C1' cells in the first nucleotide's frame, strides 16, 4: 500500500439498543495514629471525531484520527 483487530476516568477493565455510564487501583479531603504505613468514610473525575439508522447508540452501520497486528514489493 492491502487485509484483520482495537478506541470507555490517571491507569486496568465493566455496561442485552433502554433509568443518572459502573467496579478496582490511583488522587484530593476526612477519621484513626505521637508520626508514618495499613484500614475506614466521603468527593471529582471517562463513551477519539463526523455523519447515519433507531423511539432510543458505550453498543449497529459508513468515513476521518490514533494504536496494535498480518502480508506485499514477484515475472
Nucleotide at each position: 500500500g492491502c487485509c484483520c483487530c482495537u478506541a470507555u476516568a490517571g491507569u486496568a477493565c465493566a455496561a442485552c439498543g433502554g433509568a443518572u455510564a459502573g467496579u478496582a487501583c490511583a488522587a484530593a479531603g476526612g477519621a484513626u495514629u505521637c508520626c508514618u504505613a495499613a484500614u475506614c468514610c466521603u468527593u471529582a473525575g471517562a463513551u477519539c471525531u463526523g455523519g447515519g439508522u433507531u423511539c432510543g447508540a458505550u453498543u449497529c452501520c459508513c468515513g476521518g484520527u490514533g494504536g496494535g497486528g498480518g502480508u506485499a514489493c514477484c515475472a
The prediction has a mean pLDDT of 82. A computed fold for a 75-nucleotide RNA from a Planctomycetota bacterium, annotated as transfer RNA. The source organism's lineage runs through Bacteria, Pseudomonadati and Planctomycetota. Rfam family: tRNA. From the family's description: Transfer RNA (tRNA) molecules are approximately 80 nucleotides in length. By type it is a transfer RNA.